Predicted 3D model of a 427-nucleotide RNA (Bacterial RNase P class A) from a Chloroflexota bacterium. Model confidence (mean pLDDT): 76 of 100. NCBI's taxonomy places the organism under Bacteria, Bacillati, Chloroflexota. The sequence is in RNAcentral, with records from ENA.

[in-house]
RNA sequence: CAAGUCGGCCAGGCGGUCGCGCCUCCUCCCCCUUGCAUCCCCCCACUGGGGGGAAAGAGGGGGGCAGGGGGUGAGGAAAGUCCGGGCUCCACAGGGCACGGUGCUGGGUAACGCCCAGGCGGGGGCGCAUCCACGGAUGCGUUACCCGACGGAAAAGGGCCACAGAAAAGCAGACAGCCGGGGUGGCCUAGGCUGCCCCGGUGAUGGUGAAAAGGUGGUGUAAGAGACCACCGGCGCUCGUGGUGACACGGGCGGCCAGGCAUCCCCCACCGGGAGCAAGGCCAAGCAGGGGCAAAGUCCGCUUCGGCGGGCGCGGGACGGCCCGUCCCGGCUGAGCCCCGGGUAGGCCGCCAGAGGCGGCGGGUAACCGCCGUCCCAGAUAGAUGAUCGCCCACGACAGAACCCGGCUUAUCGGCUGGCUUGGGCG
Numbered sequence: 001c002a003a004g005u006c007g008g009c010c011a012g013g014c015g016g017u018c019g020c021g022c023c024u025c026c027u028c029c030c031c032c033u034u035g036c037a038u039c040c041c042c043c044c045a046c047u048g049g050g051g052g053g054a055a056a057g058a059g060g061g062g063g064g065c066a067g068g069g070g071g072u073g074a075g076g077a078a079a080g081u082c083c084g085g086g087c088u089c090c091a092c093a094g095g096g097c098a099c100g101g102u103g104c105u106g107g108g109u110a111a112c113g114c115c116c117a118g119g120c121g122g123g124g125g126c127g128c129a130u131c132c133a134c135g136g137a138u139g140c141g142u143u144a145c146c147c148g149a150c151g152g153a154a155a156a157g158g159g160c161c162a163c164a165g166a167a168a169a170g171c172a173g174a175c176a177g178c179c180g181g182g183g184u185g186g187c188c189u190a191g192g193c194u195g196c197c198c199c200g201g202u203g204a205u206g207g208u209g210a211a212a213a214g215g216u217g218g219u220g221u222a223a224g225a226g227a228c229c230a231c232c233g234g235c236g237c238u239c240g241u242g243g244u245g246a247c248a249c250g251g252g253c254g255g256c257c258a259g260g261c262a263u264c265c266c267c268c269a270c271c272g273g274g275a276g277c278a279a280g281g282c283c284a285a286g287c288a289g290g291g292g293c294a295a296a297g298u299c300c301g302c303u304u305c306g307g308c309g310g311g312c313g314c315g316g317g318a319c320g321g322c323c324c325g326u327c328c329c330g331g332c333u334g335a336g337c338c339c340c341g342g343g344u345a346g347g348c349c350g351c352c353a354g355a356g357g358c359g360g361c362g363g364g365u366a367a368c369c370g371c372c373g374u375c376c377c378a379g380a381u382a383g384a385u386g387a388u389c390g391c392c393c394a395c396g397a398c399a400g401a402a403c404c405c406g407g408c409u410u411a412u413c414g415g416c417u418g419g420c421u422u423g424g425g426c427g
Stems, first nucleotide, its partner, number of pairs: 001423010012392007020073008028064006034056001036057001038054007075398001079409002082407005087276004099272005104118005119150001120148004124143008151267002157265002159261003175206002177202012214232006233257002235254008280349004289340005297312006314330006356375008393396001
């Protein structure tokens, strides 16, 4: 430098004008509040004390679609709502069943189906060997990288395996073929060749298929076959070594040779109570409900028939012993006033200081963790985060919070940057 591969970061920039949400400060306006001061009235045992009221001056609290200053204002996915947790309410002795989920090993975490590291398997790349019809194929080794719902199909059990094929799975399976025996026919050079049928053997050969129950060579046989033998491969048991472990490597024994699917049921291990911020809590108009408020009515007159006025009576008070009496106030049925519980409209909280960001140091291969310092970074509730102008460039994608957080997945114009592998060049 090129090719390949895997990550990390950014998400047009600067300035002017106007506008919006939230926080904060100042000014103005409105409402509430009687501990302070002021004013008025009353009482008492009077240098004082007590009670009631007014006004809204200072103070305190609250509010404003008023004006002004300052600060701040979407994302890497705010999305899908697919997992996990916080928080809230409800339920809950203990154990089991059912149901749902997860599934190699070790670690991280609040937790996870996520992340990190490793193991194993598959793919890709590279190298070597063999074969070749020169296109490639097969085997072995290795590792930039990618993928894996990766416990159990070998011993608990059931089920399924399309099409093709004779046969699709637990002492398998005779379609063709091969071999033996029997029967019967044909031909000829009379001993052979051959056709058909029946009985039996055979999984070595062909054919079907994704898959047909190890491979190569030999012994053996009528023909054959792990039937037996040697080597190779697999599996199981067992021993040793290394590793925390998954597992790896090596030795011995056993002819054991065993198909696939558990993303079909199932078995094993572990995990799981339900609903969700319209969770849930507080304040609380109006209407409705419950309770309370001394008293009692009756007669007469007028009337526009709604009521109005008056007498007697009733309740409270004054005339400082009591009665009579006089005077004042009030009620007379229907509203009003007060109180109570639940609670609608409406308002407030939940609600943004957090498993928080950034920096440094330390531990760890890493995910991540600990300590110190520093910063405050949307919080609306019809829902703000915008519009416009100018300049510049690479000409700007996907898309917008609504209780919060950790993940995964999906969408995305482009730009910057780092690691690793292979090849080439120069020093």